[in-house]
RNA sequence: GGCCGGGCCCCACGCGGCGGGUCCCCGUGAACCGGGUCAGGGCCGGAAGGCAGCAGCCCUCAGCGGUGGUGCCCGGGUGCCGUGGCAAGCCUGGUCUCC
Numbered sequence: 001g002g003c004c005g006g007g008c009c010c011c012a013c014g015c016g017g018c019g020g021g022u023c024c025c026c027g028u029g030a031a032c033c034g035g036g037u038c039a040g041g042g043c044c045g046g047a048a049g050g051c052a053g054c055a056g057c058c059c060u061c062a063g064c065g066g067u068g069g070u071g072c073c074c075g076g077g078u079g080c081c082g083u084g085g086c087a088a089g090c091c092u093g094g095u096c097u098c099c
Stems, first nucleotide, its partner, number of pairs: 001096008010085005015079002018075005023069002025066004034059004042051003
C1' cells in the first nucleotide's frame, strides 16, 4: 500500500424512558350575574290557589388539581436497547504485497 472484516461516530426506523399537548376518567368548581328543587320569609288573591325566589341541598360551565389511562399527537444534549444503513473520519483484527 491492496483486499476482507469488527467497533466507534453518524443517519433512519422500532421499542423503552422523559417532557409537553389533547382526549377520556376521577376530584374540585358559580354569594347574585348558570340549571334543578326551593324550608323560612315575600308578593297576588276573599278563599282555593298561584307567582317570583334567598339560604340549604343536588347538578353543572369556564377554570383548577390528579401520584389515573395499554388512547392519540409532538419534542430531545433521551438509552451500555433492537434492526437496517454508513460517503468521509477515528480505533482495531486477518491476509497479501512492496520498500
Predicted 3D model of a 99-nucleotide RNA (Bacterial small signal recognition particle RNA) from an Actinomycetota bacterium. Its Rfam family is "Bacterial small signal recognition particle RNA". The family's RNA type in Rfam is non-coding RNA gene. Rfam describes the family as follows. The signal recognition particle (SRP) is a universally conserved ribonucleoprotein involved in the co-translational targeting of proteins to membranes. Model confidence (mean pLDDT): 77 of 100.